c-di-AMP riboswitch aptamer (ydaO/yuaA leader), 136 nucleotides, folded computationally.
Its Rfam family is "c-di-AMP riboswitch aptamer (ydaO/yuaA leader)". About the family: This family represents a conserved RNA structure found upstream of the ydaO and yuaA genes in Bacillus subtilis and related genes in other bacteria.
Of the family's consensus pairs, 92% are formed in the model.
Its mean pLDDT, the model's own confidence on a scale to 100, is 75.

This record gives sequence, structure tokens and C1' cells, in this order.
RNA sequence: AUCAACAAAAAGCCGAGUGCCGCGCGCUGUGCGGCAGCGGGAGAACCAAUUUUUGGGGUGUAUCCGUUUUCAAACGGUAGGGGACCUUCUUCCCCGAACCCGUCAGCUAAUCUCGUAGGCGUGGAAGGUCUUGGAU
Repeated sequence: AUCAACAAAAAGCCGAGUGCCGCGCGCUGUGCGGCAGCGGGAGAACCAAUUUUUGGGGUGUAUCCGUUUUCAAACGGUAGGGGACCUUCUUCCCCGAACCCGUCAGCUAAUCUCGUAGGCGUGGAAGGUCUUGGAU
């Protein structure tokens, strides 16, 4: 340099939920504070909507339907979300929760404000990227 896709892997993954600094503590970490990043909410004009207890609204993928006579609860399905280098598909797998505001919120410049948790070890097919090895 070429070949081939032959072998092994990469960088943990979902999520906005991360990075740095200072102080403290019982110091592989953790609490508080600050800055940056990231993600939400409230909030004019214009525009939209005028539908207001059957309360309504928000974070989030997490809604809706059915059965168990009803409530509660459980079960089954389902909109939707995820499946580990990337993309697509999938008849395979998993989730399909939880919480907040308190009668009030459309959009929304200025402005104000909040969060930065939690969980998991991940299937199959096709195509593609990159690294190392392999062969010549």
C1' cells in the first nucleotide's frame, strides 16, 4: 500500500439530570454553596381560543380501553418509550411508573422561577463508521 469482512474489540447504557471551583464531613464518596452546561415552568403585544366541577394545568415515553357487578385494587391489552460503536427494521425482550400546583396557567419579547434525580448490564437481521490484529 492492497485485500477481505476473516478475528477481536472500541467509548458502559437509558435519562435534561453533567463538568469545574470553594468549604465541611464519618473522604474510592458525600452535604452545602457558586459558576458553566443541559432540561423544564410561569409570563405581553400580535395571533389563536372564547365553552369555564364532569374542575383545570404541569414534569415525564408512561396515555387510553376492557374484565373482575360498583369504589378501591388486581389482571389483560394499548398510544408511546428503550434494547449498549452508529442507522434502519423487527412477529423477540423490557418499561408503559411516579410526582407536583391548588380553582390558576393558550401562544409569548422583556422578565421571573425550578430541576440536574433515578435505574440498568441490553435479543435478532441488514447496512455502515472507526481501531487493532490477520493475509498478500